[in-house]
The RNA shown here (SAM riboswitch aptamer (S box leader)) has 111 nucleotides and comes from a soil metagenome.
Rfam family: SAM riboswitch aptamer (S box leader). About the family: The SAM riboswitch is found upstream of a number of genes which code for proteins involved in methionine or cysteine biosynthesis in Gram-positive bacteria.
The prediction has a mean pLDDT of 80.
């Protein structure tokens, strides 16, 4: 930068001591102990690994090979384990201060 996905899921323990929830407003966590860092677990299936079905191609066949599609959570690369990305923040709609939708912004991952 481009593409995807984001309402679902999954926490303890030690460490440190006031902060965190991206920025903004808002509303929450937090001294029943925030951030950060180690230790173990646990979700989740985006990528890669096994599997399994097909296609292509080589070939007498099989094994291999590449493609594609699928299953699994069993092995590896991240991520992730408080609220919908906690909710708004721009446009439009319906209508009245509220619903929705679609965007921006953010986050993961793949390239």
């Nucleotide at each position: 930068c481009u593409c995807a996905u984001c309402a679902a899921g999954a926490g303890g323990g030690g460490u440190g001591g006031a902060g965190g929830g991206a920025c903004c407003g808002g509303c929450c966590c937090g001294a029943c102990g925030a951030a950060g860092c180690c230790c173990c677990g646990g979700c989740a299936a985006c990528c890669u690994g096994a599997c399994g079905c097909g296609a292509a191609g080589c070939g007498c066949a099989a094994c291999g090979u590449u493609c594609g599609c699928g299953c699994u959570g069993u092995g590896g690369g991240u991520g992730c384990c408080a609220a919908u990305u906690c909710c708004g923040g721009c446009a439009g709609a319906c209508g009245u201060g509220g619903u929705c939708u679609g965007g921006c912004a953010g986050a993961u991952g793949a390239g």